GlmS glucosamine-6-phosphate activated ribozyme aptamer from Paenactinomyces guangxiensis, 171 nucleotides, folded computationally. The coordinates come from a structure-prediction model, not an experiment, and the mean pLDDT is 75.
This record gives sequence, structure tokens and C1' cells, in this order.
RNA sequence: AUUUGUUGUAAAGCGCCAGGACUGCAGGAAACGGAAAGCACUGCAGUUGACGAGGUGGAGGAAUAUCGAGAACAGAUCGGCGGAUACCUCCCGGUUUUGCGUCAGAACCGCGGAACCACAGUACAAACCGGCAGGGUGACUUGCUGAACAAAGACUGUGGUAUGACGCUUG
Repeated sequence: AUUUGUUGUAAAGCGCCAGGACUGCAGGAAACGGAAAGCACUGCAGUUGACGAGGUGGAGGAAUAUCGAGAACAGAUCGGCGGAUACCUCCCGGUUUUGCGUCAGAACCGCGGAACCACAGUACAAACCGGCAGGGUGACUUGCUGAACAAAGACUGUGGUAUGACGCUUG
């Protein structure tokens, strides 16, 4: 970035595009360049601008929200705006804290899960790439298909570590 109202649709690597990069058309005022031309400039119109995995108790807050893959190595997943299940505080309900209960402390869990540390094991990712078929003058873009390749988290197993008071209890 004009404002208002109504209706519908659409989401979290999600949406958008005033910078940048690239493409097309036009131009000859200025500056660059020079013999000229345009490799440069101006205007208009376009293209591009995050590949999946993971992640929602309620309210509020703040804001730079986890994990890798790919490409490139001057060459845009750059940059910008908004948002988002991450984070913090409080609250609700719970788990662990080595027999049970209550209170408090500490660390956690969020619809069936839950204390912390270490080690080990467990995983058909998508894009990229290749092939095929379309759209566009072009930059680019849509779909199908083939073969692969992660990490965090989560789960499983093993080992280790873990507050105080009161009461019951002797397991």
C1' cells in the first nucleotide's frame, strides 16, 4: 500500500512482495560508455522469492520459534511484512521424587502422556536429480513417474542419580 459492509474459501517452511535478481516491450532527458552499439540507465508489465520431518490443556506475554536435506560458493531457501502449535508467567488436571497418605520444594506431562543423565537400538522424508507429458515470446511454471539419501524429536532396552516435614506402616 484507499475505505466500509456482507458471504464463501484457504494455513502453518504457512501467506504476501515497495528491495534485490531475472525476463519481455518501449525509450533516448540526464549520468556511464564509446566510432557505433548497449554489458549501462529510465519507464511499463511479468517471473522468482522455504524441501520436507516435528510440534496445540486454558489465559496472557514477548518475539530473532526446533530438526536436518538441497542448491550455491559474486549467482537469492538473499531481503522485507504478517502469522504460527516452539519459549516465558500464571492457572486447571495429573506424573516422578524408591511402602502408603497429606503439605511444601524440584523437574516434568496435556487426552493418555509424564523426573534427570549416559549408552545402545529402531525410521520407505520431500525437494534436488533422471525420464515423460503440458502452459508461456521469455524469465519460469504445472502434473505424472523412477531410483535414492537425513537429523532432531519420539519409542524400546540397559545402567546410574533424585528434597523436606508430619502421620500410618514393618511391607